Predicted 3D model of a 113-nucleotide RNA (FMN riboswitch aptamer (RFN element)) from a soil metagenome. RNAcentral holds the sequence, with entries from MGnify. Model confidence (mean pLDDT): 89 of 100.
């Protein structure tokens, strides 16, 4: 180099109430890709959603959430132990978990030539 395929996960009871997996009340789960001397939702970067422009299947910028600590050890904010927090946009009775764009599109991953 070419082509193939894969590539997102999670609510239960109860209470108000016409209406609520969305509030309230106890509990509960989930966690994209890559780095990283030691395995990471929350440490460095990326993508996807969202804005702007432009030559509009692409390019460029922009914006984008959340950790502490204690222990071992050469090495850990990645592991063990406490103990917190985050989690886009539309829709709905106000949502990380229902429905939707999405049988979509990506970091990127594997395999064959």
């Nucleotide at each position: 180099a070419u082509c193939u395929u894969c590539g997102g996960g999670g609510c239960g009871a109860g209470g108000c109430g016409u209406a609520a997996u969305u509030c309230c009340u106890c509990g509960a789960c989930c966690g994209g890709c890559g780095g990283u001397g030691a395995c990471a939702g929350c440490c460095c970067g990326c993508g996807a959603c969202c804005c702007g422009g432009g030559a509009u299947u692409c390019c460029c910028g922009g914006u984008u959430g959340a950790g502490c600590u204690u222990g071992u050890g050469a090495a850990a904010u990645u592991c063990a132990g406490g103990u917190g927090c985050c989690g886009a946009c539309g829709g709905u009775a106000c949502a990380g978990u229902c429905c939707g764009g999405a049988u979509g599109a990506g970091a990127g991953a594997a395999g064959a030539u």